[in-house]
RNA sequence: AAGUGUAAAAGGCAAACUUGGCGAAAGUCGGGGACGCAAAGCUACGGACCUAAGCAGUGAAGACUGUAUGGCCGCCGAGCUGCCAUU
Numbered sequence: 001a002a003g004u005g006u007a008a009a010a011g012g013c014a015a016a017c018u019u020g021g022c023g024a025a026a027g028u029c030g031g032g033g034a035c036g037c038a039a040a041g042c043u044a045c046g047g048a049c050c051u052a053a054g055c056a057g058u059g060a061a062g063a064c065u066g067u068a069u070g071g072c073c074g075c076c077g078a079g080c081u082g083c084c085a086u087u
Stems, first nucleotide, its partner, number of pairs: 002087004012037002017032006035074001041080003045077003049071002054067005
């Protein structure tokens, strides 16, 4: 420097659910909690997916439709960084 993750050590993260805050929502942050994870560390860069406040359209109205400038990295890919063991 590159490859690999069977076992181990030191540790790390934390799904569902629940509780409080924020948010229009999706979701997110803190506490509890562990389904899992060798990048489940970081970056929304490409795609997928979620939401639709605002805006636009339709309607007499309730409302409906479209739209990301909002999200999601624990969906896939890409970029950057990193622990231990081993070849």
c-di-GMP-I riboswitch aptamer from Pseudobacillus wudalianchiensis, 87 nucleotides, folded computationally. It was read from a public genome assembly, where an Rfam model found it. Rfam family: c-di-GMP-I riboswitch aptamer. From the family's description: GEMM was predicted in a large-scale screen for bacterial structured RNA regulatory elements.